[in-house]
Context: one part of a larger RNA
């Protein structure tokens, strides 16, 4: 390799678009490239097998047969496939009618909070902790009331709710704008599926420039604890959390479960349509699509569980594994300002 395989054991790429590329609905007739069949030619001999014959037997010698699974070449089948035709409409799309959503991006508003500042009132204590102490305070704190500043973050509503491909998104208004999802069945008529490369998205942290800076807080200080305390705990406190270009490409980027399609018992909750039933009408029931949960049956599975949102039964493409350390290391390549990512091994050990 070949074979098994990837929820947890190694092993699903973070996510998307998409090029090559591989697969690909129904009908008809047509070609004969694949396919399948016959014929002829080749396909050296020796060897190799089968069967004769020989050295008394044997190896060995020797005579015929099979095999050479190939290749060319011709004659035919024509299901399936591929090619060219002609149509269809269940797949995909578009139209046309509705509702539903923290989708996204810009601006602009708003209100409770926490710091700060001024100003009344007011006096000896606050803060903190198992206990303390630093630290704030008579230069007047902390508490109270009123005013203003600034940043940053949206309590309730709030729900195994909803939206997005993933990262994610959560006050309000408004612009603009991107999918889905109901109902119809006017159009197109296979225009579909996956998808090496490629190209775009990509939480925190982080890095570059300007700006911002209320709270929280890596280093740092400094008070406890403690043998000791480079921690835990308290007082502070910068980067940095914020913003606007850029860069970094990484996560337990998790449903640790690629993506599409088709089938394969049921309950039960929710959400977002739609028909029906009923009703004066809201409900309720009943059918049904489209998410998202909970239990369970056949099946599966080492077992834990999974079960129409499969870890069932199939099909097609992609990505990955190959025993443990040595290692996601070293070296080269590619990218990066840099931090470092990508790609990725060996001696060696057990």
């Nucleotide at each position: 390799u070949u074979g098994g395989g990837c929820g947890u054991a190694a092993a699903g790429g973070g996510c998307g678009u998409g090029u090559a590329g591989g697969c690909g609905g129904c009908u008809a007739a047509g070609u004969a490239a694949g396919u399948c069949u016959g014929g002829a030619g080749u396909g050296a001999a020796a060897g190799u097998c089968c069967u004769g014959c020989u050295u008394u037997u044997a190896a060995g010698g020797u005579g015929g047969g099979a095999a050479u699974u190939g290749c060319u070449u011709u004659g035919g089948a024509u299901a399936c496939u591929g090619c060219a035709u002609a149509g269809c409409u269940a797949g995909a799309g578009u139209g046309c009618a509705g509702g539903a959503g923290a989708g996204g991006u810009a601006a602009g508003u708003g209100g409770a909070a926490u710091u700060c500042c001024c100003a009344g009132u007011g006096u000896a204590g606050c803060g903190g902790u198992g206990a303390a102490a630093u630290g704030c305070g008579u230069a007047g704190a902390g508490a109270u009331u009123g005013g203003g500043a600034g940043g940053a973050a949206c309590a309730c509503c709030a729900g195994u709710g909803g939206c997005g491909a993933a990262g994610g998104c959560g006050a309000c208004u408004u612009a603009c704008u991107g999918g889905a999802c109901u109902g119809u069945a006017a159009c197109u008529g296979a225009c579909g599926c996956u998808g090496a490369g490629g190209c775009g998205c990509g939480a925190a942290a982080g890095u570059g420039u300007g700006g911002g800076g209320a709270g929280c807080a890596a280093a740092c200080a400094g008070g406890a604890u403690u043998a000791g305390a480079u921690a835990c705990c308290c007082u502070g406190g910068u980067a940095g959390u914020c913003c606007a270009c850029a860069c970094u490409g990484u996560a337990a980027a998790c449903g640790a479960u690629g993506a599409a399609u088709g089938c394969u018992a049921g309950g039960u909750g929710u959400a977002g349509g739609u028909g029906g039933u009923a009703u004066c009408g809201a409900c309720c029931c009943c059918a049904u699509c489209u998410g998202u949960g909970c239990c369970g049956g056949a099946g599966u599975a080492a077992a834990c569980a999974c079960a129409a949102u499969a870890a069932g039964c199939a099909u097609u493409c992609c990505g990955c594994c190959u025993g443990g350390g040595g290692a996601g290391u070293a070296c080269g390549g590619c990218c990066g300002c840099a931090a470092g990512g990508u790609u990725g091994a060996a001696a060696c050990u057990c």